About this RNA: This is a predicted structure of a 72-nucleotide RNA (transfer RNA) from Aspergillus sp. HF37. Rfam family: tRNA. The family's RNA type in Rfam is transfer RNA.
[in-house]
RNA sequence: GCUGGCGUAGCUCAGUGGUAGAGCACCUCCCUGGUAUGGAGGGGGCCGGAAGUUCGAUCCUUCCCGCCAGCA
Repeated sequence: GCUGGCGUAGCUCAGUGGUAGAGCACCUCCCUGGUAUGGAGGGGGCCGGAAGUUCGAUCCUUCCCGCCAGCA
């Protein structure tokens, strides 16, 4: 330099056009003499950035940024 993949909650990942979810973690409560386990509830992300298409974009298109892999 070329090609491909990935970027979503603190972490690991789903969701692939109709205004976003799970597990773990975090907070509160119950349980205990206390801790752990267990149970109930709650907070937290406008989806890497910008533009385009669309009535509507996390999802489709283009460019940029970052990471990974392959080729040279």

The sequence is in RNAcentral, with records from Rfam. Taxonomically the source falls in Aspergillus (Eukaryota, Opisthokonta, Fungi, Eurotiomycetes).